RNAcentral holds the sequence, with entries from ENA. A computed fold for a 75-nucleotide RNA from Candidatus Levybacteria bacterium RIFCSPHIGHO2_01_FULL_37_33, annotated as transfer RNA. The same sequence occurs in records of 3 taxa. Its Rfam family is "tRNA". About the family: Transfer RNA (tRNA) molecules are approximately 80 nucleotides in length. The organism belongs to Candidatus Levyibacteriota, within Bacteria. Its mean pLDDT, the model's own confidence on a scale to 100, is 80.
[in-house]
RNA sequence: GGGUCGUUAGUUCAGCGGUAGAACGCUUCUCUGAUAAAGAAGAGGUGGAUAGUUCGACUCUAUCACGACCCACUA
Numbered sequence: 001g002g003g004u005c006g007u008u009a010g011u012u013c014a015g016c017g018g019u020a021g022a023a024c025g026c027u028u029c030u031c032u033g034a035u036a037a038a039g040a041a042g043a044g045g046u047g048g049a050u051a052g053u054u055c056g057a058c059u060c061u062a063u064c065a066c067g068a069c070c071c072a073c074u075a
Stems, first nucleotide, its partner, number of pairs: 001071007010024004018055001026042005048064005
């Protein structure tokens, strides 16, 4: 330099053009003498950034940023 893939809640990951979910973690409550476990409820994301397409975008397109891998080049 070329190519492919990824970037969604604190973490690990789903999802699909019609307005976002799970598990774990966190908070509160129940239970207990007290923990743990179990059960119930709840908080938490404008979806890497900016544009574009669309009635409508996390989902499609472009550019950029970051990360992973492959190829090439150099020594």